[in-house]
The prediction has a mean pLDDT of 80. Predicted 3D model of a 147-nucleotide RNA (FMN riboswitch aptamer (RFN element)).
RNA sequence: AACAUGCUCCGGGGGCGGUGAAAGUCCGCACCGGCGGUGACAGGCCGAAGAGCCUGAAGCCCGCGAACCGCACCCGACCCGUCGGGAGCGGCCGACCUGGUGAGACUCCAGGGCCGACGGUAAGAGUCCGGAUGAGAGGUGCAUGUG
Numbered sequence: 001a002a003c004a005u006g007c008u009c010c011g012g013g014g015g016c017g018g019u020g021a022a023a024g025u026c027c028g029c030a031c032c033g034g035c036g037g038u039g040a041c042a043g044g045c046c047g048a049a050g051a052g053c054c055u056g057a058a059g060c061c062c063g064c065g066a067a068c069c070g071c072a073c074c075c076g077a078c079c080c081g082u083c084g085g086g087a088g089c090g091g092c093c094g095a096c097c098u099g100g101u102g103a104g105a106c107u108c109c110a111g112g113g114c115c116g117a118c119g120g121u122a123a124g125a126g127u128c129c130g131g132a133u134g135a136g137a138g139g140u141g142c143a144u145g146u147g
Stems, first nucleotide, its partner, number of pairs: 002146006009139002015029004030127002032116002034064004041056005059114002068091004073086006096112005118130003
């Protein structure tokens, strides 16, 4: 170096106008993009050179998380069979093409598209409010152990 364990901290963005009695929900035009991987691009470092090293880089390619649904379990409340909460397992889990370059690109360049949980609402929500000062993919650092 790597691996294991424990702890610390971090860990989701985005709206205006029009119509209307009423819409951040409709219509018009805008805006946003969690985590890991891949990555021909970009920036930087070292070196005489070659080689090398570091950092960043995909919403729609691969995988994951949250949410949602189900199961059985535990805890709590009370109106005593219902409600609320918790961790676990399982399920579900959106969306991209065309052209260019090239040995090679769904990642680069150009253009045009598309997608976005649940509950709430004077009117239908990726952008408002709420569960959520939550959870979490994972990331930073420290300690200990193996080596």